[in-house]
RNA sequence: CGCUUAUCCAGAGUGGCUGAGGGGACAGGCCCUGCGAAGCCACAGCAACCUGGUCCGAGAACCAAGGUGCUAACUCCUGCCCCUAAAAAGGGCUCCCGAGUCGUCGAGAUUGGGAGAUCAGGGAGAGAUAAGAU
Numbered sequence: 001c002g003c004u005u006a007u008c009c010a011g012a013g014u015g016g017c018u019g020a021g022g023g024g025a026c027a028g029g030c031c032c033u034g035c036g037a038a039g040c041c042a043c044a045g046c047a048a049c050c051u052g053g054u055c056c057g058a059g060a061a062c063c064a065a066g067g068u069g070c071u072a073a074c075u076c077c078u079g080c081c082c083c084u085a086a087a088a089a090g091g092g093c094u095c096c097c098g099a100g101u102c103g104u105c106g107a108g109a110u111u112g113g114g115a116g117a118u119c120a121g122g123g124a125g126a127g128a129u130a131a132g133a134u
Stems, first nucleotide, its partner, number of pairs: 003132006013043005021032003026079004044071003048068003051064004075126001080123003090119002093116005100110003
């Protein structure tokens, strides 16, 4: 730089230096910003993944904050596809029945039927972050 997988509606700032931009790419919006942007430094905080611990059949949950990361607005909104007017497309939750498969057997992915109440757009692409393999 790529690949794989997962997550992304929550959460979290003060000071110093500096001095005009910033919110990933492109575009259209809309925001933030001399009451100081972005960047650098110090300390602090948050808790997504890894790590350690508690609990545990497993999962989940909780604690810590060591490694990364993060600390305006849903990844700020939209662009392509599907659906549709309080509904549809679609999603999650609980319960019952069934059950493997895929993968380098790794990270992980996927899976049929029924019932109940419920939510209200959903998906792709791209991006960001982490972990893993190569």
Molecule: SAM riboswitch aptamer (S box leader)
Organism: Candidatus Acidiferrales bacterium